[in-house]
A computed fold for a 343-nucleotide part of an RNA from Peptoniphilus catoniae, annotated as small-subunit ribosomal RNA, central domain. The full RNA is in RNAcentral, with records from ENA, RefSeq and SILVA. The prediction has a mean pLDDT of 89. The organism belongs to Peptoniphilus, within Bacteria.
Context: one part of a larger RNA
RNA sequence: CUGGGCGUAAAGGGUUCGCAGGCGGAUAAGCAAGUCAAAAGUAAAAGGCAUAGGCUCAACCUAUGUAAGCAGUUGAAACUGUUUAUCUUGAGAUGUGGAGAAGUAAGUGGAAUUACUAGUGUAGCGGUGAAAUGCGUAGAUAUUAGUAGGAAUACCAGUAGCGAAGGCGACUUACCGGCCACACACUGACGCUGAGGAACGAAAGCGUGGGUAGCAAACAGGAUUAGAUACCCUGGUAGUCCACGCCGUAAACGAUGAGUGCUAGGUGUCGGGAGGAAUCUCGGUGCCGCAGUAAACACAUUAAGCACUCCGCCUGGGGAGUACGUGCGCAAGCAUGAAACUC
Numbered sequence: 001c002u003g004g005g006c007g008u009a010a011a012g013g014g015u016u017c018g019c020a021g022g023c024g025g026a027u028a029a030g031c032a033a034g035u036c037a038a039a040a041g042u043a044a045a046a047g048g049c050a051u052a053g054g055c056u057c058a059a060c061c062u063a064u065g066u067a068a069g070c071a072g073u074u075g076a077a078a079c080u081g082u083u084u085a086u087c088u089u090g091a092g093a094u095g096u097g098g099a100g101a102a103g104u105a106a107g108u109g110g111a112a113u114u115a116c117u118a119g120u121g122u123a124g125c126g127g128u129g130a131a132a133u134g135c136g137u138a139g140a141u142a143u144u145a146g147u148a149g150g151a152a153u154a155c156c157a158g159u160a161g162c163g164a165a166g167g168c169g170a171c172u173u174a175c176c177g178g179c180c181a182c183a184c185a186c187u188g189a190c191g192c193u194g195a196g197g198a199a200c201g202a203a204a205g206c207g208u209g210g211g212u213a214g215c216a217a218a219c220a221g222g223a224u225u226a227g228a229u230a231c232c233c234u235g236g237u238a239g240u241c242c243a244c245g246c247c248g249u250a251a252a253c254g255a256u257g258a259g260u261g262c263u264a265g266g267u268g269u270c271g272g273g274a275g276g277a278a279u280c281u282c283g284g285u286g287c288c289g290c291a292g293u294a295a296a297c298a299c300a301u302u303a304a305g306c307a308c309u310c311c312g313c314c315u316g317g318g319g320a321g322u323a324c325g326u327g328c329g330c331a332a333g334c335a336u337g338a339a340a341c342u343c
Base pairs, nucleotide, nucleotide: 003315004314005313006312007297008296012311014200015199016198017197021193022192023191025087026086027085028084029083030082031081033080034079035076036075037074038073041070042069048066049065050064051063052062053061054060090190091187092186094183095182096181097180098179103175104174105173106172107171108170109153114148115147116146117145118144119143120142124135125134161168162167205246206245207244208243209242210241214240215239219235220234221233222232257310258309259308260307261306262305265288266287267286268285269284270283271282272281273280274279292299293298316343317342318341325336326335327334328333
């Protein structure tokens, strides 16, 4: 290489959109590029393979037969392709309903923490395994009233919902994306995947400007300890928040790419529909479980089963996600990504 694989052994790209490319529903007719058949040409000899023979065997040698391939000719028309015509089941559109923490912006509320002001009140408070640092007679803690400001939205809350993923949770309004069901007299394959590419992408981090209640890397102090650059305590700055711009990574996980079809059931739950009901049905989300699969664990109509299409990826451990080069970035770094050597 071929092959075999990718939940946990190496291996699914963080996610989506999408150009090229690859693949693609049903019917009829035509063409004949792929495909198949026939005859004929070429395919030097040696070599290969098969059979037979010659050196006593073998190696070696001789003879005969034999190969795809290539161009042209004649034909076949099932499949692929292509052209034409048609279809409705894939896909979309339309109408009527529906659920939702999907998104963006503006506004509003209550609880709590903290600070400040005023009142009451007096010697402690706080903290821990125990303490101490710390706060407090300049009146703290506690308690009452008021004010300010920032951040987060208890209960509801649910293997509940929504979103492509990241993710989304008080309430109201505006704008806006997607989804589901039912009906369907519309379009007529318009589809699937998707190298490059583009967009989105938690947290931390970066830039500029604002904001800062609580929390809290760094840092300081108190303890602990043999030491304690920690765990515990008292403080506390970046940061956490907002706007705009970067970064582009995560155990970005279901460690399971996307799509389509097929393959026992049982039970809960969310949203539709039909029915008087029993119940049935469509789309999600869980559990259990048969066949089958699997090294086992387990998966099992939400497949890791049976198949097809397209993409990504793996090929012993370390060296190493390192070096070098290149691209991107303000930087941090990210992406791509070896070898020597060694076991």